[in-house]
Order: sequence, then structure tokens, then C1' cells
RNA sequence: GGCGGUGUAGCUUAAUGGAUAGAGUAACGGUUUGCGGAACCGAGGACGAGAGUUCGAUUCUCUCCAUCGCCU
Repeated sequence: GGCGGUGUAGCUUAAUGGAUAGAGUAACGGUUUGCGGAACCGAGGACGAGAGUUCGAUUCUCUCCAUCGCCU
């Protein structure tokens, strides 16, 4: 330099163009306990950035960014 994959919550991840974007785990609050852990309950937290297509975009297209792989 060329080609391709991936990018959603702190971490792991789901979602046929139409769901209030869903879980697990972690952290937080509560119940429980002599204290903790475990268990149970609760609340908060996310679509890499920009543009386009569409009535509607996490999903399709383009550019960029990050990361991984292959080729030279």
C1' cells in the first nucleotide's frame, strides 16, 4: 500500500428495516446475617463518529476512526 472481519452498558453478549434496545456479570441500594459471603429484591447504565436511503436505521449504503486477520 491492497483486501476482508469486528465495533451495542465497566466486561461478555442478543435483537428479520418497525419491541419501551433484551439479558448475564460487575459495581450501587435494600432484605437477610452476630459480621461477611451466598441467596432474594430494587434502581441506574449502551447502539464507535459523521452523512445518505427510507414513513421508519442497531440493522442497508458511503466516508472516517479504532481494532483484528490475510496479501504484497